[in-house]
Context: one part of a larger RNA
Molecule: small-subunit ribosomal RNA, 5' domain
Organism: uncultured Candidatus Peregrinibacteria bacterium
RNA sequence: GGAUUAACGUUGGCUGUGUGCCUAAUACAUGCAAGUCGAGCGCCCUGGACCCUGUCCCCAAUCAAUUGGUGAUAGAGUCCAGGGAGCGGCAGACGGGUGAGUAACACGUUGGUAACUGCCUCGAAGUCAGGGAUACACCUUAGAAAUAGGGAAUAAUACCGGAUUGUCCCGAAAGGGUAAAGCAGCAAUGCGCUUUGAGAGGUGCCUGCGGUCUAUCAGCUAGUUGGUGAGGUAAUGGCUCACCAAGGCUAUGACGGGUAGCUGGUCUGAGAGGACGAUCAGCCACAAUGGAACUGAGAUACGGUCCAUACUCCUACGGGAGGCAGCAGUAAGGAAUUUUUCGCAAUGGGGGCAACCCUGACGAAGCAACACAGCGUGAAGGAUGAAGGCCUUUUGGUCGUAAACUUCUUUUUUGAGGGAAUAAAUAUGAAGGUACCUCAAGAAUAAGCAUCGGCUAACUACGUGCCAGCAGCCGCGGUAAGACGUAGGAUGCAAACGUUAUCC
Numbered sequence: 001g002g003a004u005u006a007a008c009g010u011u012g013g014c015u016g017u018g019u020g021c022c023u024a025a026u027a028c029a030u031g032c033a034a035g036u037c038g039a040g041c042g043c044c045c046u047g048g049a050c051c052c053u054g055u056c057c058c059c060a061a062u063c064a065a066u067u068g069g070u071g072a073u074a075g076a077g078u079c080c081a082g083g084g085a086g087c088g089g090c091a092g093a094c095g096g097g098u099g100a101g102u103a104a105c106a107c108g109u110u111g112g113u114a115a116c117u118g119c120c121u122c123g124a125a126g127u128c129a130g131g132g133a134u135a136c137a138c139c140u141u142a143g144a145a146a147u148a149g150g151g152a153a154u155a156a157u158a159c160c161g162g163a164u165u166g167u168c169c170c171g172a173a174a175g176g177g178u179a180a181a182g183c184a185g186c187a188a189u190g191c192g193c194u195u196u197g198a199g200a201g202g203u204g205c206c207u208g209c210g211g212u213c214u215a216u217c218a219g220c221u222a223g224u225u226g227g228u229g230a231g232g233u234a235a236u237g238g239c240u241c242a243c244c245a246a247g248g249c250u251a252u253g254a255c256g257g258g259u260a261g262c263u264g265g266u267c268u269g270a271g272a273g274g275a276c277g278a279u280c281a282g283c284c285a286c287a288a289u290g291g292a293a294c295u296g297a298g299a300u301a302c303g304g305u306c307c308a309u310a311c312u313c314c315u316a317c318g319g320g321a322g323g324c325a326g327c328a329g330u331a332a333g334g335a336a337u338u339u340u341u342c343g344c345a346a347u348g349g350g351g352g353c354a355a356c357c358c359u360g361a362c363g364a365a366g367c368a369a370c371a372c373a374g375c376g377u378g379a380a381g382g383a384u385g386a387a388g389g390c391c392u393u394u395u396g397g398u399c400g401u402a403a404a405c406u407u408c409u410u411u412u413u414u415g416a417g418g419g420a421a422u423a424a425a426u427a428u429g430a431a432g433g434u435a436c437c438u439c440a441a442g443a444a445u446a447a448g449c450a451u452c453g454g455c456u457a458a459c460u461a462c463g464u465g466c467c468a469g470c471a472g473c474c475g476c477g478g479u480a481a482g483a484c485g486u487a488g489g490a491u492g493c494a495a496a497c498g499u500u501a502u503c504c
Base pairs, nucleotide, nucleotide: 001504002503003502004501006500007499008498009497010496013375014374015373016372017371018370019368020367021333026331027330028329030328031327032326035090036089037088040087041086043084044083045082046081047080048079049078050077052075053074054073055072056071058069059068060067061066097286098285099284107210108209109208111206112205113204115203116202117201120199121198122197123196124195125194126193127192128162130160131159138151139150140149141148142147168177169176170175182191183190184189212258213257214256219249220248221247224246225245226244227243228242229241230240231239261283262282263281264280265276266275267274268273288309289308290307291306292305311322312321313320314319339365341364342363343362347361348359349358350357351356378408379407380406381405388399389398390397391396413441414440415439416438417437418436422431448493449492450491451490452489453474454473455472459488460487461486462485463484469476470475
C1' cells in the first nucleotide's frame, strides 16, 4: 500500500447493487416451511334437482266408484355441488440449513465396470377369466389424555392364487420358472397397467496422481496379508465365515498425536509464491446424543419409525408428548450480525387429464454507511480587502472572494398531476401508485473526521512546569514545549474519517 461476512469512537444528506451469528453443532415460546389426486375406492354430513310410493288439504270432471292437477309431509332411489376423515397412488431421498465429525478414494482430476435405475424419450408384445379380506363409518370395551382392544358389514388401480406369452430368467440341452388394472368420455380417443430392448439423466463400486503440521510419535498389523470354498450384496471384494499359507505396511515417514469439511475460486503479489475457502456454484458429511432397521427405484430418511441416554413439557401419577444446523422470532454467549413483513405475478419444484392446490425454494419489500459504485451539500460576479477572531516588530499580516450584496440554476428536497415494462397466443402484477415523466416552490433540506517534532503533507500563541499528559518507532514534558491541553491557522481524506484485529 492492498484486502476484510469485521468491530469500536466521532460524525452522518440521497440512490443503486451486493452482504449481514466468524462466538454456544447452546436451549427454544409462537406461527408458517410437503403436499396433492374424487378421471383408483367405498363411507359419513350439508344443500339442491329429478323420480317412485304412502298420507293429508284444496280445485276441476263425474250420479257414484274414481280420475286429473297444484301444494305440504314421510320414506326409498338417481344425479349435481360443497365439506370430512379413511383405504389406495405419486411425492415426503428434491428443494432449504449447518460444517460438528472426517487426513479419508472425503474431495479434485484421470481411467474403468463386476452393477442398479421411479418419473422422462424411442421401439416391440400383451392387458383373459376369477377369489378371499380389510380400513373409515356402525355397535362396544379400557383410558384423564395420547391411544389401544373386541364384534359384525363393505370397496378398489389395495391383496391373492389360476390361465396364456416371449425379445425375459435358470439351464449345455431337454425342460422348468415368471405378468397385468382399470378409469374418463355419447363416441373418436385419452390417461394408465404388465413384460422386455435401447437411450438420457442419476447412483453404487474400483483405480493412477494431487493438496496439512508433528520424529520430543519408529516400529505398526491377527480378518491382519494372500489363496481355496461357501454365504451375502444390485454388484466386485476378508464384506462375512470355514480351512490353508505367513504374510502386509514402514525413513519416498507406516503407526500415533494435533489441526481441518474438499474444490471451482477469493485476497495479495510484477511473477514465482503466500494466506484464505463468507456470499455464488459442484461434491461430501450431519440433523438433540448414540444405535438400528422398515418402506421404497432411491434413505439407513432434518419437519418418518423403533430402542437407549440427557434435557424440556403435560398428567387424574397409571402414563404420555417433543427436537428451528428450514423462514421469521426469543433467551444465552459475545466486540458483533436484520422483520414473528408481502406474494405465488415471474422462474423453478410436487401432485393432478385438467381446472387448480401446495411451495418461508423463489420473487419482493423492511432494518444496518457493513461493502462497492454514483450524486449532492450550490454556480457566476463581488474589495470600503467590512465586522469579528487570531498573530503582530503596533505598522500591518491572516481567516479572505470567504461573507454581506447582485444575478442565476434546481441535481437533491417538498407539494401537485400522469404513470409503466416485468405477462408469453387468452386471463393473471406481490413489488406499487414503485420506477419513470411533467409542472410548481425556494439556496432552499444536507460536513465531518484525523493529523500538523522526524519518518510524513501541514505552525504560531497561550496554559502547564518530569506535573497533567502524549507515544507506531525514535522519543517529548523539570518556566519561553512547533511533540501535553486549548485557540487561531494549515494539511490530508471526505458521507465518511480514525483506531483495533487478521492476511499478503